[in-house]
Context: one part of a larger RNA
RNA sequence: AGCACAGGGAGGAUGCCUUGGCACCAAGCGCCGAAGAAGGACGUGACAAGCUGCGAAAAGCCAUGGGGAGCUGCACAUAAGCGUCGAUCCAUGGAUGUCCGAAUGGGGAAACCCGGUGUGGGGAAAGCCACAUCACCGUAUGAUGAAUCCAUAGUCAUACGGAGGGAACCCGGUGAAGUGAACCAUCUAAGUAACCGGAGGAAAAGAAAUCAACCGAGAUGCCUUAAGUAGCGGCGAGCGAACGAGGCACAGCCCAAACCAGUGGACCACGGUUCGCUGGGGUAGUGGACCUGCAUAAUGGAACGGAAUGCGAGCGGAACAUGGCUGGAAAGCCAGACCGAAGACGGUGACAGUCCGGUACGCGAAGCUGAGAAGGGACAGGCCGAAAUCCGGAGUACCACAGGACACGAGGAAUCCGGUGGGAAGCAGGGGGGACCACCCUCCAAGGCUAAACACGACUUGGUGACCGAUAGCGUAGAGUACCGUGAGGGUAAGGUGAAAAGGACCCCGGGAGGGGAGUGAAAGAGAACCUGAAACCCUGUGUUG
Numbered sequence: 001a002g003c004a005c006a007g008g009g010a011g012g013a014u015g016c017c018u019u020g021g022c023a024c025c026a027a028g029c030g031c032c033g034a035a036g037a038a039g040g041a042c043g044u045g046a047c048a049a050g051c052u053g054c055g056a057a058a059a060g061c062c063a064u065g066g067g068g069a070g071c072u073g074c075a076c077a078u079a080a081g082c083g084u085c086g087a088u089c090c091a092u093g094g095a096u097g098u099c100c101g102a103a104u105g106g107g108g109a110a111a112c113c114c115g116g117u118g119u120g121g122g123g124a125a126a127g128c129c130a131c132a133u134c135a136c137c138g139u140a141u142g143a144u145g146a147a148u149c150c151a152u153a154g155u156c157a158u159a160c161g162g163a164g165g166g167a168a169c170c171c172g173g174u175g176a177a178g179u180g181a182a183c184c185a186u187c188u189a190a191g192u193a194a195c196c197g198g199a200g201g202a203a204a205a206g207a208a209a210u211c212a213a214c215c216g217a218g219a220u221g222c223c224u225u226a227a228g229u230a231g232c233g234g235c236g237a238g239c240g241a242a243c244g245a246g247g248c249a250c251a252g253c254c255c256a257a258a259c260c261a262g263u264g265g266a267c268c269a270c271g272g273u274u275c276g277c278u279g280g281g282g283u284a285g286u287g288g289a290c291c292u293g294c295a296u297a298a299u300g301g302a303a304c305g306g307a308a309u310g311c312g313a314g315c316g317g318a319a320c321a322u323g324g325c326u327g328g329a330a331a332g333c334c335a336g337a338c339c340g341a342a343g344a345c346g347g348u349g350a351c352a353g354u355c356c357g358g359u360a361c362g363c364g365a366a367g368c369u370g371a372g373a374a375g376g377g378a379c380a381g382g383c384c385g386a387a388a389u390c391c392g393g394a395g396u397a398c399c400a401c402a403g404g405a406c407a408c409g410a411g412g413a414a415u416c417c418g419g420u421g422g423g424a425a426g427c428a429g430g431g432g433g434g435a436c437c438a439c440c441c442u443c444c445a446a447g448g449c450u451a452a453a454c455a456c457g458a459c460u461u462g463g464u465g466a467c468c469g470a471u472a473g474c475g476u477a478g479a480g481u482a483c484c485g486u487g488a489g490g491g492u493a494a495g496g497u498g499a500a501a502a503g504g505a506c507c508c509c510g511g512g513a514g515g516g517g518a519g520u521g522a523a524a525g526a527g528a529a530c531c532u533g534a535a536a537c538c539c540u541g542u543g544u545u546g
Stems, first nucleotide, its partner, number of pairs: 001545009015531001016496002020468002022465007029457002031165002039100003042055003046078001050074002061094006070082003105114003115134007136162009169200001170198005180187001184234001210217002221248005231239002252449003255393001259280009285427001287391003291385001293383002299380002304375001310368002314363003320336001322335004337354002339343001345357003398422004403417003408434001429444005483490002503530001506517004
């Protein structure tokens, strides 16, 4: 030195465990913000570095309700206190809430610096202190008011609104490429990603100038189907409807105009013409105005009103204190009983229906929800006829050209949208029915609003898992921390004593670290570098080989 056996060290695999995560389901809830948000900085404790809470009233203050013996957060020690005169704790409402941040008095290298005005404090006075207030934009009203006479611009005041944030969902604007086509250019990916604007708890859409097919339907949205059909397509890759049917949920309305009344402006050959504003009227495929007649009903609807339910602290809640055995410990085993609308689950010294928390089943306040509820009814109002006149959304419909959207790539290409140019009819009217024309059918564009059903999940609660179990599962079993980067940004590692600290008094060696006894414990070969404790690697002893 090799090998073998034995005993150790080191190491942290494996097993077991779970405080954490993942996915899904259901219910709730769904916006916050100049009354200063989201997010932060700095403070705040008897001692206080971090986290949490809170804000100079600072781990808190007040009220109401719950609760009932302990309490002063994580955080296990000490001190000093509080509490049945009801604390701590929980729910709801309120108070306080420094500085930064849209940040808004001005500035600024965020959490800082410097002001104006008013009131008050202080002072001999000034400096100083406290509170309030002072940004910008839009709209409305009023005041003031240039060049320039009237006026207008401008300026000022007051009121209201806006500004910023939000996980995904929604609407709109701009809009790729990789990729696929086994190359690639039309095409595809895809109107996706990304960026921008905007809104809400949902958004959008929505009350037929719709479909249909000679029968009829009757706003919109969503699901199932029709159907991978009809079609589109270098007829390649690929894209891909609708009608109809079955469901969920259902809800319909308001203007513009004619006409009437009031009122204001401009022009005027004073006859009038014209443009507004306010109120009434009116809202449809045949209607309305206008005219005649009859009515005050249906119906709509202000004040007031405030239910069940649910959310939101909690409360009650059955049944062995049974005997024996093993054990450190009984919930295990043996024997005997009981409850069950409760034999879900978790905990308790091993596996507990009857030990604890709970569970089934019941109960429950303020506040919120329901709720612009129901109810209530001030007030409003409707119908017939007649058909002469008037009205019924114009640079619109439509056409041409070049585009875009429609499942539809210019095609026979209807339909919809905007760009450029042209440009109607007006109820004896107009649009559509996939070029176009006729007949027929159907519907009234060029104004607007509209709940529910269908999306999403930041947040709360409950539940489930042929989901993970610490190199897994979220990046995180508390971390966006340590650390890296000028910055945008990137981003770890790290769980387990024991049932209970009973965490080893005391003695010995040692400067200490550490160890040997003693003691605790079922176990210390569970001693905090702590469950189990594999392998690599290292050491010791013995044997053997050279």
Predicted 3D model of a 546-nucleotide part of an RNA (large-subunit ribosomal RNA, domain I) from a Clostridia bacterium. Lineage of the source: Bacteria > Bacillati > Bacillota > Clostridia. Its mean pLDDT, the model's own confidence on a scale to 100, is 83.